[in-house]
RNA sequence: UUCGAUAAUGGCAAACUUGUUGAAAGGCAAGGACGCAAAGCCACGGGUCUAAGGUUCUUUGUCGAAAGAACGAUGAUCGCCGGGUUACCGAAA
Numbered sequence: 001u002u003c004g005a006u007a008a009u010g011g012c013a014a015a016c017u018u019g020u021u022g023a024a025a026g027g028c029a030a031g032g033a034c035g036c037a038a039a040g041c042c043a044c045g046g047g048u049c050u051a052a053g054g055u056u057c058u059u060u061g062u063c064g065a066a067a068g069a070a071c072g073a074u075g076a077u078c079g080c081c082g083g084g085u086u087a088c089c090g091a092a093a
Stems, first nucleotide, its partner, number of pairs: 001092004011036002016031006034079001040085003044082003047077003054071007
């Protein structure tokens, strides 16, 4: 530097369940293992998810407003892909 074996020491933990938090997506903790060689870390680019607040439209209205729809991150996801960065063990050069 490249690679990841039917090896070793270890690591992480999907779905689901319980608790908690959040408007939601989701996060966190415990249980649990589908998987993972960076499934360590960083939302930087793309994708995806959410829509409280906001904007626009429609309807109703007791003219205070209410309901519905659409749009759309500043929210979320690094276990969607790419990028950046750090690293255990082993193999090969």